[in-house]
Context: one part of a larger RNA
């Protein structure tokens, strides 16, 4: 370490029956709740099972004209035999009872995760009229599709029942075009520089020199007003679009609680249901149930730290190597270890 047995008890082990054990095949009876009427169900829980022998059926073949009669096969009945034991060995479900979540078969972390995760039939919602929407690609081109809205493509939800309530202010998205703001772009007023040229005023060898000042066209710089699109303010409209769904005071003829008034504040103030719950912090709430005892587990209650309606909300037959608690059966899992078998290591030879 793999195995096999095991007195009493029998889960007292243990995070938990892990892990073993127990059940098992086939014929017969029998079989609840619930249910979607299909199921659940091999529910449960019982009985039986070899071998001679004798009879009674049933079917195939041959032989026969037929009655019948042989070979096989299969079903019953009744009498006997033998052992601890007859499905004599292997192989072959333990099972009921109640939650939780997933409807169901399925799919997944190739090597720590098979699960409530993921997908799924069904549901809604949106885009798309076809040279489709939307993918790929710089393009050519291709895929949707040799398809056409009963159709593709996106999203969300997840069977199948009952249902799916209010809020459009904020963000999205949809529509609208009156105003207002807005880009290049058009547009070019007014202006800045230079500057031919004139004037002033000084010098002057009268040729011109130097300073200051006006300034036409060209060039140049820098640019107002008008023009102008969507988008954005802006106006409606949309939640199975992203989301969101209050607070304090009083009050009924004990008290208690509050049908109810009051006020504040918001788009609107959580409706049905469900609820210490895979969501409850306080909390091993509290009442009940099971236990001799019960932080677990069921059922109720409502004070929901911080439930809730396709990020669906409540049920729900079935179903599940899921996950929770309970019983019965079962056992070396334990009280408590023991022997035995093989096999490996260590130690000696």
């Nucleotide at each position: 370490c793999u195995c096999g047995u095991u007195a009493a008890g029998g889960a007292a082990c243990u995070c938990g029956g892990c892990a073993a054990a127990u059940u098992g095949a086939c014929c017969c009876c029998g079989u609840a709740a619930c249910u979607u009427a299909g199921g659940g169900a091999u529910a449960a829980g019982g009985g039986g099972u070899g071998c001679c022998u004798u009879c009674c059926g049933u079917c195939c073949c041959g032989a026969g004209c037929a009655a019948u009669c042989g070979u096989g096969a299969u079903g019953g009945a009744a009498g006997g035999c033998c052992g601890c034991a007859g499905a004599g060995a292997a192989a072959u479900g333990g099972c009921c009872c109640a939650g939780g979540c997933g409807a169901c078969u399925g799919u997944u972390u190739a090597c720590c995760a098979a699960a409530a995760a993921c997908a799924c039939a069904g549901g809604u919602c949106u885009g798309c009229g076809c040279a489709a929407a939307c993918u790929c690609g710089u393009a050519a081109g291709a895929g949707g599709a040799c398809g056409u809205a009963u159709g593709c493509a996106g999203a969300c939800u997840g069977a199948c029942g009952c249902c799916u309530g209010c809020c459009c202010g904020g963000u999205g998205c949809c529509g609208g075009a009156a105003g207002g703001u807005u880009a290049a772009g058009g547009g070019g007023a007014a202006g800045g520089g230079u500057c031919a040229u004139c004037c002033c005023g000084g010098a002057u060898u009268c040729g011109u020199c130097c300073g200051g000042g006006a300034g036409a066209a060209g060039c140049u710089c820098a640019u107002a007003a008008c023009u102008u699109a969507a988008g954005c303010c802006c106006c409606g409209g949309u939640a199975a679009a992203c989301g969101g769904c209050g607070g304090c005071c009083u009050u009924a003829a004990c008290u208690a609680u509050g049908a109810a008034g009051g006020u504040c504040c918001u788009a609107u103030g959580g409706u049905a249901g469900c609820g210490a719950a895979g969501u409850u912090c306080c909390u091993u709430g509290u009442c009940g149930g099971g236990u001799a005892a019960g932080u677990u587990c069921c059922g109720a209650c409502c004070u929901g730290c911080a439930u809730g309606a396709a990020u669906g909300g409540c049920g729900u037959a079935a179903c599940g190597a899921c996950u929770u608690g309970g019983g019965c059966g079962c056992u070396g899992u334990c009280u408590c270890a023991a022997c035995g078998a093989g096999c490996u290591g260590c130690u000696c030879g």
This is a predicted structure of a 349-nucleotide part of an RNA (large-subunit ribosomal RNA, domain IV) from a Planctomycetota bacterium.
Rfam family: Bacterial large subunit ribosomal RNA. The family is grouped with related families in Rfam's "LSU clan". Rfam links the family to the GO terms ribosome and structural constituent of ribosome.
NCBI's taxonomy places the organism under Bacteria, Pseudomonadati, Planctomycetota.